Purine riboswitch aptamer from Alkalibacillus salilacus, 102 nucleotides, folded computationally. Taxonomically the source falls in Alkalibacillus (Bacteria, Bacilli, Caryophanales, Bacillaceae). Its Rfam family is "Purine riboswitch aptamer". Rfam links the family to the GO term purine nucleobase biosynthetic process. From the family's description: Riboswitches are metabolite binding domains within certain messenger RNAs that serve as precision sensors for their corresponding targets. Allosteric rearrangement of mRNA structure is mediated by ligand binding, and this results in modulation of gene expression. A class of riboswitches that selectively recognises guanine and becomes saturated at concentrations as low as 5 nM. In Bacillus subtilis, this mRNA motif is located on at least five separate transcriptional units that together encode 17 genes that are mostly involved in purine transport and purine nucleotide biosynthesis. It has also been shown that some members of this family are specific for adenine instead. Clan: Purine riboswitches. The sequence was found by an Rfam model in a public genome assembly. The prediction has a mean pLDDT of 76.

[in-house]
RNA sequence: CGAACAAUUUCAUAAACUACUUGUAUAAUAGUGGGGAUAUGGCCCACGAGUUUCUACCAAGUUACCGUAAAUGACUUGACUACAAGUGAUGGAUGCGAAUAG
Numbered sequence: 001c002g003a004a005c006a007a008u009u010u011c012a013u014a015a016a017c018u019a020c021u022u023g024u025a026u027a028a029u030a031g032u033g034g035g036g037a038u039a040u041g042g043c044c045c046a047c048g049a050g051u052u053u054c055u056a057c058c059a060a061g062u063u064a065c066c067g068u069a070a071a072u073g074a075c076u077u078g079a080c081u082a083c084a085a086g087u088g089a090u091g092g093a094u095g096c097g098a099a100u101a102g
Stems, first nucleotide, its partner, number of pairs: 005102001007100004011095003016090001018088008026056001029049001031047005041066002050057001058078007
């Protein structure tokens, strides 16, 4: 100096798993039918629509309006689900990788 072997440390990265962020979808939306309450009330059930989309389609608050009738309106805040991208954690398999001493 080279080769082989096993060891330790380190570096990079795949699968898997998990959390978060962003984006897309959908406006947590509107329609129809049946029933129900009535100013201390303004709900309940079902159906289909909406998404290159599974699921969901509600809650709370504020306010308006309806003079007792059958009908609600506006605003604010708060999700889940599907897909895509990104970031982080766990994980410990791979590598003619790197270093160390033998």